[in-house]
């Protein structure tokens, strides 16, 4: 210098002018966020029949802890990724049962036997070796018949080899696939095979360490059971429902009609029982104003103590939007940061706007700081 | 503000539950039929299954996050 990892901080500052919200009015003071967002979880709060029973449904899922609670957070275990700093991990059960595993492949879940390897049986033809060898051919002798020698060698017999077919063995090897019934080496065998042996893996028992997940040692078992549960499912734990347009009160106004019904209908539990109520649905009609809920809260900041940490205890201190179609803004000047440039000017300064309130998650996004890792070059 | 639903070819939809070659109708194109056109007959083309990540051998389908579009919700009598 380059590439990267983790954590933290801020969310431009100051001044002037004009506005907005709360308020009878004036002055003063105060006035968006880290995500106010998505509405994905959890809780407070409110109402319902105080939520009882059964079924269905949903959520979570290694271990321990934190918390009001959580699917969140903290610490650890196992697994995975990266050279590394470090990161990721919906991670119970496949030996309760069911389903699925397309294509390819012989065979895809009660394994199987295509090629190959091995043993054995087998008839004709083939190659090679050995045995036996009719007739013909060549040479010599001979008048012929014939005798002697030589070369090639059909048919036949025996054996071996290769190939074919049948039967049996095999799962080492080949090929297919995401996946082929532990891996690898040796022994063994006709060829092979956990058939046997060592190591690794797996299962069972047990000792030690740890709260536990788990780690590790010893002994035993030759090994049977592939994968998938973000497929049904099983196991364990948890879940009443709806949501501030919840809900309480005041004011104003109004018109009824049709249909259904007590074995009915409605009710904030999907279904049944139980419980409560007496109306419900459609069309038409009226008002769409105000008060409360509403912001002091599992609240913030600082210190100290406990804890590795999340977090908790104690003490001090602070009050920090509450609008209702929705206020929290705009302009100018100086400075800050970044870019361009003729060194003086110009441009830019992210994502984004509270709506009952909190704890998280996720997503969007600007700048800076600190620590660490890898690498190149120089000393 | 709160609560729900949908996204698959140019358009309207199915397939998703329970994963294994993505389909139907209209439209488009080609050929036939006709004097020509329409209708009809035969055939063909056309797909990031809204986007990204994950589970799985394999995802339109299962899970998670995001985007876009749409629907419903006041009180009185």
């Nucleotide at each position: 210098g380059g590439a990267g990892c983790a954590g933290c901080c801020a969310a431009g500052a100051c001044g002037a002018u004009c506005g907005c919200u709360u308020g009878a009015a004036a002055u003063a003071c105060a006035g968006a966020g880290g995500a106010a967002a998505g509405u994905c979880c959890g809780g407070g709060c409110u109402u319902c029949g105080c939520a009882g029973g059964g079924c269905a449904g949903g959520a979570u899922g290694c271990c321990g802890g934190a918390u009001a609670a959580c699917g969140u957070c903290c610490g650890g275990u196992g697994g995975g990724g990266g050279u590394g700093a470090c990161c990721c991990u919906a991670a119970g059960g496949a030996a309760a049962g069911u389903g699925c595993a397309a294509c390819a492949g012989a065979a895809a879940a009660u394994a199987u036997a295509c090629c190959g390897c091995u043993a054995u049986a087998u008839g004709a033809a083939g190659a090679c070796a050995g045995g036996a060898g009719g007739g013909g051919c060549c040479c010599a002798c001979g008048a012929u018949a014939g005798u002697g020698g030589g070369a090639a060698g059909a048919c036949c017999c025996u054996g071996u080899c290769a190939g074919g077919u049948g039967u049996a063995g095999u799962a080492a090897g080949g090929g297919u696939g995401a996946a082929a019934u532990g891996g690898c080496a040796g022994u063994g065998u006709a060829a092979g095979a956990g058939a046997c042996u060592a190591c690794c893996g797996c299962c069972c028992g047990u000792g030690u360490g740890g709260u536990a997940a788990c780690a590790u040692g010893c002994g035993g078992g030759g090994c049977a059971g592939u994968g998938u549960a973000a497929a049904c499912c099983c196991c364990a734990u948890c879940c009443g429902a709806a949501g501030c347009a919840a809900g309480a009160c005041c004011a104003a106004g109004a018109a009824g009609a049709a249909g259904c019904c007590a074995u009915a209908c409605g009710g904030u539990u999907g279904c049944c029982c139980g419980c409560c109520g007496u109306g419900c649905u459609u069309c038409g009609g009226g008002u769409a104003g105000g008060u409360c809920g509403c912001u002091u809260g599992a609240g913030g900041u600082c210190g100290u103590c406990g804890g590795u940490a999340a977090c908790g205890g104690c003490g001090a201190u602070c009050c920090u939007a509450g609008a209702u179609a929705g206020a929290u803004g705009a302009u100018c000047g100086u400075c800050g940061c970044g870019g361009a440039u003729a060194u003086u000017u110009c441009c830019g300064u992210a994502c984004a706007g509270a709506a009952c309130c909190c704890g998280g998650c996720u997503u969007a996004c600007u700048g800076g700081c600190u620590g660490c890792u890898c690498u190149a070059u120089g000393u | 503000c709160g609560g729900c639903g949908a996204u698959u070819a140019g358009c309207g939809c199915a397939g998703c539950c329970c994963g294994g070659u993505a389909g139907c109708g209209c439209a488009u194109c080609u050929g036939g039929u006709u004097u020509g056109g329409g209708a009809c007959c035969a055939g063909a083309g056309g797909g990031u299954c809204g986007c990204a990540g994950g589970u799985u051998c394999g995802a339109a389908c299962c899970c998670u996050g995001c985007a876009u579009c749409g629907c419903c919700g006041a009180c009185c009598a």
Record summary
Predicted 3D model of RNase P RNA and transfer RNA as a complex of 456 nucleotides. It holds a member of the Rfam family "Bacterial RNase P class A". The family's RNA type in Rfam is ribozyme.